Predicted 3D model of a 91-nucleotide RNA (Glycine riboswitch aptamer) from a soil metagenome.
C1' cells in the first nucleotide's frame, strides 16, 4: 500500500411552501368537508463547520514543491453513519 480491532474534532433536530402515509372530527356515507401530519418526500431560503475528496498558498524574476494553513466546489451541522489522522497485528 491493502486489511483486522482500538481511538477520533467541529458546527441547525433551523424557517417557509408543496406533496403526503396515517390521524382526528362533521354528517347529508360519499370519489365528501375541516383540522393535524410522520426519526416520510421534494423545493427554497437564512446561519454555521473543516478532518473524506477537489482547490489555493515560496522569499528580486521564473519554473517546480507540503501540511493538520487558506478557500468552502463537494461534504457536514441530535444519536447513527461518515470521518484525516494515531495505535497495534496481519499481508
Nucleotide at each position: 500500500g491493502u486489511u483486522g480491532c482500538a481511538g477520533g474534532a467541529g458546527a441547525g433536530c433551523g424557517c417557509g411552501c408543496u406533496c403526503a402515509a396515517u390521524c382526528g372530527u362533521c354528517g347529508a356515507u360519499c370519489g365528501g368537508g375541516c383540522g393535524a401530519g410522520a426519526c416520510g418526500a421534494g423545493c427554497g431560503c437564512c446561519g454555521c463547520c473543516g478532518a473524506a475528496g477537489g482547490c489555493g498558498u515560496a522569499a528580486a524574476c521564473c519554473c517546480g514543491a507540503a501540511a493538520u494553513c487558506g478557500c468552502u466546489c463537494a461534504g457536514g451541522c441530535a444519536a447513527a453513519g461518515g470521518g484525516a489522522c494515531u495505535g497495534c497485528g496481519a499481508c